[in-house]
This is a predicted structure of a 474-nucleotide part of an RNA (small-subunit ribosomal RNA, 3' major domain) from an uncultured beta proteobacterium. Its Rfam family is "Bacterial small subunit ribosomal RNA". RNAcentral holds the full RNA, with entries from ENA and Greengenes.

Context: one part of a larger RNA
RNA sequence: UGACGGGGACCCGCACAAGCGGUGGAUGAUGUGGUUAUUCGAUGCAACGCGAAAAACCUUACCCGCUCUUGACAUGUUCGGAAUCCCGCAGAGAUGUGGGAGUGCCUUUCAGGAACCGAAACACAGGUGUUGCAUGGCUGUCGUCAGCUCGUGUCGUGAGAUGUUGGGUUAAGUCCCGCAACGAGCGCAACCCUUGUCGUUAGUUGCCAGCAUUUAGUUGGGCACUUUAACGAAACUGCCGGUGACAAACCGGAGGAAGGUGAGGACGACGUCAAGUCAUCAUGGCCCUUAUGAGCGGGGCUACACACGUCAUACAAUGGCCGGUACAAUGGGCAGCCAACCUGCAAAGGGGAGCGAAUCUCAAAAAGCCGGUCGUAGUCCGGAUCGCGGUCUGCAACUCGACCGCGUGAAGUCGGAAUCGCUAGUAAUCGCGGAUCAGCAUGUCGCGGUGAAUACGUUCCCGGGUCUUGUACA
Repeated sequence: UGACGGGGACCCGCACAAGCGGUGGAUGAUGUGGUUAUUCGAUGCAACGCGAAAAACCUUACCCGCUCUUGACAUGUUCGGAAUCCCGCAGAGAUGUGGGAGUGCCUUUCAGGAACCGAAACACAGGUGUUGCAUGGCUGUCGUCAGCUCGUGUCGUGAGAUGUUGGGUUAAGUCCCGCAACGAGCGCAACCCUUGUCGUUAGUUGCCAGCAUUUAGUUGGGCACUUUAACGAAACUGCCGGUGACAAACCGGAGGAAGGUGAGGACGACGUCAAGUCAUCAUGGCCCUUAUGAGCGGGGCUACACACGUCAUACAAUGGCCGGUACAAUGGGCAGCCAACCUGCAAAGGGGAGCGAAUCUCAAAAAGCCGGUCGUAGUCCGGAUCGCGGUCUGCAACUCGACCGCGUGAAGUCGGAAUCGCUAGUAAUCGCGGAUCAGCAUGUCGCGGUGAAUACGUUCCCGGGUCUUGUACA
């Protein structure tokens, strides 16, 4: 100087407390451990719905079998042929073998060139092989915590100290005052994006107040309103009162759409964990080179005594079912979204209009509201499991897809010890959309609808910050 303490002081955080809803019990989905070809990686917090924003083939790296050896891919040399397309045969296919069609582009000297294909030999290719403890890059974590440092000066023999400590204050090393310090840098804040108010510009595909018109903003008309999307205004403790040290600031108030960081996001200092990743990529060393490389068929990654994590659905009446009826936002769409209409109980099929979309379409929002029914029951709750029949995607749904109909109708009556999330448009609850994608979502990323309770307080648990103290630790 640090680190540590079941030392002290002060402070903060959904850390506790106060509340609301869960997990732990059930069934299912999914990931992990275990056994296995069940590829590999991730392993306290910070691995376990993680890499994977889609494992039937492919993907695919694993296993079995069948094959290839200058190779599936790159550059170079030589020789030959344009490329390409079609049809047989053998084979599970890779591949092998046979036949046919067919000649282009550029310079044009009739020889060469550019692609492309084949053959030969060699330099070489190739490796998701190994080492994340050789590395770059990227990422997680402490932590959006308020810290981490430097120059000069001063003090100390020195390691170092000072500044950065102290008194206040703040979300903040934020600001003020003081001070052997004076300044500065990386962080904080602000600058960026979204949202909340108003204005200007603009008026189609959007909107409709008044005037006509209509089943319908449908048409005329209008751009006032809503809205869209560009620019601007607006919030600064600016104003008033009080407290305070005449400071910083805090408390209350006015005005205001918004008030003291308005709300949310992006943004992550010096560093820590030899944290994670050689399987995104790049890369040193090592290793394989008729195989640890490459192609193909099939299987596996989906198995199943069991254990754990994360979720979905429930156990019902604030509910289930039936009928009627209302109100969103974000988004996607041409190898696409697919309307009307018809068929089917339905999944879906037929159909073909419109739309590269503020125009058409996905599209029905659901919870809600109105009416009816059920009457506390393993039920008109719950839907697992299984049987049968179908639909769709796709060469192909056996291993191993999703969906529909009929039947079946399991566990489950609110969950031990323990444990998680959340402070406001939040929790809870309800549906909708996107990426991936032929098909496949209870995952994930977004969107809106309805919309709470509680916070006395900081003694305690956990984590963190500052000062101080002890130490046989570094």